[in-house]
Context: one part of a larger RNA
RNA sequence: CUGAGCGUAAAGGGCAUGUAGGUAGUGAAUCCAAUUGAAAGUGAAAGUUUCCAAGAACUUGUGGAAUGCUCUCGAAACAAAUUCAACUGAGUGAGACAGAGGAGAGUUAAGUUUCGUGUGUAGGGGUGAAAUUCAGAGAUCUACGAAUGAAUGCCAAAAGCGAAGGUAGCUUUCUAUGUCCCUACCAAUGCUGAGGUGCGAAAGCAUGGGGAGAAAAUGGGAUUAGAUACCCUGAUAGUCCAUGUCGUAAAUGAUGAGUGUUCUCCCUUGGUAUAUGCGGAUCAGGGUCCAGCUAACGCAAGAAACACUUUUUCAGGGGAGUAUGGUCGCAAGACCAGAACUC
Numbered sequence: 001c002u003g004a005g006c007g008u009a010a011a012g013g014g015c016a017u018g019u020a021g022g023u024a025g026u027g028a029a030u031c032c033a034a035u036u037g038a039a040a041g042u043g044a045a046a047g048u049u050u051c052c053a054a055g056a057a058c059u060u061g062u063g064g065a066a067u068g069c070u071c072u073c074g075a076a077a078c079a080a081a082u083u084c085a086a087c088u089g090a091g092u093g094a095g096a097c098a099g100a101g102g103a104g105a106g107u108u109a110a111g112u113u114u115c116g117u118g119u120g121u122a123g124g125g126g127u128g129a130a131a132u133u134c135a136g137a138g139a140u141c142u143a144c145g146a147a148u149g150a151a152u153g154c155c156a157a158a159a160g161c162g163a164a165g166g167u168a169g170c171u172u173u174c175u176a177u178g179u180c181c182c183u184a185c186c187a188a189u190g191c192u193g194a195g196g197u198g199c200g201a202a203a204g205c206a207u208g209g210g211g212a213g214a215a216a217a218u219g220g221g222a223u224u225a226g227a228u229a230c231c232c233u234g235a236u237a238g239u240c241c242a243u244g245u246c247g248u249a250a251a252u253g254a255u256g257a258g259u260g261u262u263c264u265c266c267c268u269u270g271g272u273a274u275a276u277g278c279g280g281a282u283c284a285g286g287g288u289c290c291a292g293c294u295a296a297c298g299c300a301a302g303a304a305a306c307a308c309u310u311u312u313u314c315a316g317g318g319g320a321g322u323a324u325g326g327u328c329g330c331a332a333g334a335c336c337a338g339a340a341c342u343c
Stems, first nucleotide, its partner, number of pairs: 005313001007297002012311001014199004021192003026085005035075004040070003048064002052061003089189001091185002095180004101175007113147006123134002160167002204245006213239001218234004256310006265287002268285005274279001292299002316343003325336004
C1' cells in the first nucleotide's frame, strides 16, 4: 500500500474533552505553483528493440522506445485560494417544561444494637438434627427513658436523569444539562480525533476521626473418611466521614463517535399545536415486527439494513497479558510489551 474483519468465533479504547492530522452544507463570480490535455526542446555513448534493410551466420546500418525533466499554449467538473449572498447544519437569546444530574449545609419516622429503671420467672437462642453460646450475679418476653451509627420502607415502574462510573427519606443554598416551540441574532463557526488533559464502581493504601448492623482474616461448635468449606456461635480489618492516593471491573448494549435514507403495530415518560374530550399529527424516549442483513442465534427507524466521514483494534492454541526494559505508584501493582520452546 491492497484486501478481509471487530454483538456471541481473535478484535470497540471505561468515559469524555481537545491539539496536530483527516474530513466536511447551498448559490454565484474570479483565479490556477495542485490536477489534466496538446506542442516543442532535452533525455551522450554503450545497452534495449516483435520495425525495416544487408548478410550463410556472428553482426552492421537506418529508425523506434526510453513511462523522466524543462518550457509554451490551453481546460475548470472536482479540490485549493480570493470575494459576494442566503439559511437548512453548529451556536446564542426569549417563552414553556422535566428529572434519584452534581456539590455544600441542616434535619428525620420505623427498625437493629447497647445502656438505665420497673414488671416478671426459667429458660432463651440456634439447626436437617445438634452443640459451641446467653441466662438465678435474673436472661428471653414486656413497659418507659436514653445513647449511637448506618441505610432511606410504602410511592417504585420494561419509569426518570447523567458522557461513562453512577444516581432515591425531607428541607434549603449554589450549580450544570436536556427537551419542545416560535421568532430574533450569528453566518459553516461543523464532524472525528494520534499524542495530551480530566473524570472514573468496588477493593486496596496513607493520615486523622467514627464504629450500630452485617462481615474477609480468625477462635470455637457441628457435618464428614477427612472438611483449612457449605451450616451455627463469636469476632478484627474494612464497610461510614474528611483529605490524598490507586486507575482497575463480565467498567456490558460483550455493539466507538457523527451524519443522512429506509415497513407495520403496541406501550410509555416529557413537551408542542388542534379551545376541552376522543382520535390522529409531530419532536425526544421503551417494546414487537416487514424488507434487508447474519454461520446461526438474532438485529431490525435507538440496526447488527442501505451509504458516507473519522478513530481504536484483530490475525491458530499454549508459552503470556508473562520475561526483559521503560514510565507511573508509599505499596499493592498499573500501562507499554516480546521471544525461545511446544501442539
A computed fold for a 343-nucleotide part of an RNA from Nicotiana rustica, annotated as small-subunit ribosomal RNA, central domain. The RNAcentral record of the full RNA draws on SILVA.